[in-house]
Order: sequence, then C1' cells, then structure tokens
RNA sequence: GCGGGGUUAGUUUAGUGGUAAAACCACAGCCUUCCAAGCUGUUGAUGGGGGUUCGAUUCCCCUACCCCGCUC
Repeated sequence: GCGGGGUUAGUUUAGUGGUAAAACCACAGCCUUCCAAGCUGUUGAUGGGGGUUCGAUUCCCCUACCCCGCUC
C1' cells in the first nucleotide's frame, strides 16, 4: 500500500429502514436477626462526519481505532 471483518449500556453479546433487546455489574426496595441467594424496579448505548430517505443503528461515501490475510 491492497483486500476482508469488527466498533451498540460500565462489561459481554443480539437485532432490525419505523422511537434498540438481553445477561452480568451498579443503585433502590421487598424478603432475612444479619449476610448471601431470590423477587421487583431504576439509571445508562448504536465510534465520528456527510449523503439517500417522510424516517438511518440498518443502505451509500469519507474518516478513526482494533483484528486477519496479501504485497514491498
């Protein structure tokens, strides 16, 4: 330099052109003599920019970072 894959909550992963789901963690409550476990609830996210669209996390372009392969 070329090609491919990835980036979503504090962490690990889903997902779809129509207001993003779950688990763990955190916090609060219930239960318990207390703790743990269990139950209920709450907070919190689509890497950045642009385009297409009535509407983009999804499609297109550019870009940042990570991983794999190729070439020198």